Predicted 3D model of RNase P RNA and transfer RNA as a complex of 402 nucleotides.
Rfam match: Bacterial RNase P class A. Its family is annotated with ribonuclease P activity, tRNA processing and dimeric ribonuclease P complex in the Gene Ontology. Rfam classes the family as a ribozyme.
The prediction has a mean pLDDT of 75.
């Protein structure tokens, strides 16, 4: 752990015997999404926060399914917080010359000056100064960010050309779409958005410890004008972050009754986006439909104890308003 | 049940617009003293609760998980 007996516990029905039902795939974490309830404000904007390929599913979602793209793998298949770094700002330690509209340390090239050599000059070499050069070296996680070949140049470099590649725009064809095929044109852009931010989209706030009677009478508070004048408008007052708009009569207390109970009772509380089986639609997630079933509802908090038998793997763990997911065990 | 906060050295706490983690007390060694305390000088001691991710780089940002603390009838 399973089966059976006996004794118990919770709820329901009888109110007496007794009968019926009684934890999970995660009931957990409370990470998302809804239902439900209250808040006199649920309409727009801002702020704040979440999400991020496309299409579909769904009450909804950050979930699920199918597909697209990228990466990995021999393959089956697996992974992706998968919008924007071609709007702006910030950051990129140490090292390094320079860490992103800007950089010359070494090297290469040209020119000037000086020196060596020499009778002298030129050439060559060395030193130094200026200028050019981002192809090479070195530093670094990353080095100016389009590779190969050729041309070109004082030396070089997409500086130019050919081929190949990237991104964006437009057109064509295929696809609902993300996107893919083909063609044309243009361009040269470091990384980081789990930094600020931009774009699109969603969200009012609080959570069942939410919240919850009715009738009659009385009292208090606030508003009903406090101010102005065109007498129906403006300003002021109140609030669930702020503004606009809107709102506007209620709120609180006491007494009596229904109506008892008080170390706090009852409702909310379990019939529900429910479960099982079959059929149909759909690639699938899922939807529609027929039949059948009722399956914990406590409030110190139930599902346990013991005996016998059987196996030997008997774990993780236990409802607390309810569902759909995710995550963890 | 619902909501919120914190884990850094033996103890109490800093450090987080990302760049090799510090302070006080405690401990150890030496000096000082006849000796101890105090004092002075020096030293040791860290999986930043665990795991994963983003990034060149994570105590810091994101996700998940464990432990502890507080509030609400």
């Nucleotide at each position: 752990g399973c089966u059976g007996g006996c004794c118990g516990c919770u709820u329901g029905g009888g109110c007496a015997a007794c009968c019926a039902a009684g934890a999970g795939g995660a009931a957990a974490g409370u990470c998302c999404g809804g239902g439900c309830a209250g808040c006199g404000u649920a309409g727009g904007g801002a702020a704040a926060g979440g999400c991020a390929g496309u299409u579909g599913c769904u009450a909804a979602c950050a979930g699920c399914a199918a597909c697209c793209g990228a990466g990995g793998g021999a393959a089956a298949c697996c992974u992706c917080a998968g919008g924007g770094a071609a709007a702006g700002u910030g950051c990129c330690a140490c090292a390094g010359a320079a860490a992103c509209a800007a950089a010359a340390c070494c090297g290469c090239u040209u020119u000037g000056u000086u020196g060596u050599c020499c009778u002298a000059a030129a050439a060559a070499c060395a030193a130094u100064a200026a200028a050019g050069u981002a192809a090479g070296g070195g530093u670094g996680a990353a080095a100016a960010g389009a590779g190969u070949g050729g041309g070109g140049c004082a030396a070089g470099a997409g500086c130019c050309c050919a081929c190949a590649g990237u991104u964006u725009a437009c057109a064509u064809c295929g696809g609902u779409g993300a996107c893919g095929u083909u063609g044309u044109a243009a361009a040269a852009a470091g990384g980081u958005a789990a930094a600020c931010c931009c774009u699109g989209u969603c969200u009012g706030c609080u959570g069942c410890a939410a919240g919850g009677u009715g009738a009659u009478g009385g009292a208090u508070u606030a508003g009903u004008c406090g101010a102005g004048c065109u007498u129906g408008c403006u300003c002021g007052u109140g609030g669930u972050u702020c503004c606009c708009g809107c709102c506007a009569u209620a709120a609180u207390c006491c007494a009596u009754c229904a109506g008892a109970g008080u170390a706090a009772u009852c409702c909310g509380c379990u019939c529900g986006a429910u479960c099982a089986u079959g059929g149909c639609g759909g690639c699938a997630a899922c939807g529609c439909u027929a039949u059948g079933a009722c399956u914990a509802g406590a409030u110190a908090g139930a599902u346990g104890g013991u005996c016998a038998g059987c196996u030997a793997a008997a774990a993780c763990a236990g409802a607390a308003c309810c569902c759909g997911g995710c995550u963890u065990a | 049940g619902c909501c919120g906060g914190a884990g850094u050295a033996g103890c109490u706490c800093a450090g987080c617009u990302g760049g090799u983690a510090g302070a006080g007390c405690a401990g150890c060694u030496g000096a000082u003293u006849u000796g101890u305390a105090a004092u002075c000088a020096g030293c040791u001691g860290g999986u930043c609760g665990g795991g994963g991710g983003u990034u060149c780089g994570a105590u810091u940002c994101c996700c998940u998980u464990c432990u502890c603390c507080g509030g609400c009838u």